[in-house]
Context: one part of a larger RNA
Molecule: small-subunit ribosomal RNA, 3' major domain
Organism: metagenome
RNA sequence: UGACGGGGGCCCGCACAAGCGGAGGAACAUGUGGUUUAAUUCGAUGAUACGCGAGGAACCUUACCUGGGCUUAAAUGUAGAGCGACAGACUGGGAAACUGGUCCUUCUUCGGACGAUCUACAAGGUGCUGCAUGGUUGUCGUCAGCUCGUGCCGUGAGGUGUCGGGUUAAGUCCCAUAACGAGCGCAACCCUUAUCGUUAGUUGCCAGCGGGUAAUGCCGGGGACUCUAGCGAAACUGCCGGUGUAAACCGUGAGGAAGGUGGGGAUGACGUCAAAUCAGCACGGCCCUUAUGUCCAGGGCGACACACGUGUUACAAUGGCCGGUACAGAGGGCAGCUACCUGGUAGCAGGAUGCAAAUCUCCAAAACCGGUCUCAGUUCGGAUCGAAGUCUGCAACUCGACUUCGUGAAGCUGGAUUCGCUAGUAAUCGCGCAUCAGCCAUGGCGCGGUGAAUACGUUCCCGGGCCUUGUACA
Repeated sequence: UGACGGGGGCCCGCACAAGCGGAGGAACAUGUGGUUUAAUUCGAUGAUACGCGAGGAACCUUACCUGGGCUUAAAUGUAGAGCGACAGACUGGGAAACUGGUCCUUCUUCGGACGAUCUACAAGGUGCUGCAUGGUUGUCGUCAGCUCGUGCCGUGAGGUGUCGGGUUAAGUCCCAUAACGAGCGCAACCCUUAUCGUUAGUUGCCAGCGGGUAAUGCCGGGGACUCUAGCGAAACUGCCGGUGUAAACCGUGAGGAAGGUGGGGAUGACGUCAAAUCAGCACGGCCCUUAUGUCCAGGGCGACACACGUGUUACAAUGGCCGGUACAGAGGGCAGCUACCUGGUAGCAGGAUGCAAAUCUCCAAAACCGGUCUCAGUUCGGAUCGAAGUCUGCAACUCGACUUCGUGAAGCUGGAUUCGCUAGUAAUCGCGCAUCAGCCAUGGCGCGGUGAAUACGUUCCCGGGCCUUGUACA
């Protein structure tokens, strides 16, 4: 100087407390461990691994296994050699890869060009090392810290500044001061959302006027309104009152759409964990070179006495089922989204039309109204299994999703313990997108609808910040 303390003081955080809803019990989905296996490819392992890399494992992917092939090889270049092939068609073997056979097989100014084949040299490796590395990332932590120049103090390591008194979300600001300044962080500048004005009205809108329909902005027209998307205004403790030297704090204050950082996002200081990644990529070294390279078929990554994590569905009446009826936002769409019609119980099929889209389309559910069930393992719950199908795709056996009929398991609110959340939040309800032929999506990322309860407080648990103290630790 740090680190540590079941030392002290001050302070903060869904850290506790106060609440609401979960997990831990059940079934299933998914990841992991273990076991098994020819192989169950590899990585990630307290917090900071475990619905993680993977934003799509039937083949492909694919790196693994078994078997069958190739050896300058999948690509490109240089040099040399001989050549007119290669490709294609037909055909034999084969699971395919591949390997045989037959046919057809360039141009030329005769210098060569073009092309494949062979030889030589350069390949290739998801093989090892993340403890050789770059780049990127997690975490402490959006915590308020981390430093420098000059000066001063100290023999020196170093200190001071950065401490103290207040204040703040903040090393934020004020006062004081052997310090005076400065940098990286904080804040602001950026995006979005909440209000208003203005400009512009098409594909959006329709108040007034006119036309028209069974009905609809449908048509003429209009720019008022909604909205769209550019510009601007607006919030600064600016004003008032109180406290205070000041910074600042308090107020059911005023005004205002919004009030004290308005809400949300992006933004992550010096560093820590030899943290993670050589399998995104790049790269040093080492290793393989008729194989650790490469092609193909099939299998595996999907196994299953078991253990754990993350989720979904439930155990019901604030509910289930049936009928009727209403209201979004954000996105996507041509090898696509499809209105509408017909058939079918449905999945879907056959037609048909609009739309490269503010124009057409995908497109809501909880809620509301009425009926029924009456507390049961049930009209709860839907696992599992049987049968028949639909669709995608060369191909659904291993191993897809969906539909219908039948079957109807566990489960009656879950031990110790543990997680999330402070407001348009939790809870609950559906919708969309990426990946994608299809899909094992209950995952991820977004979007809106309905919409709470509680916070006395900081004694305690956890993590962190500042000051101080002890130390045989570095």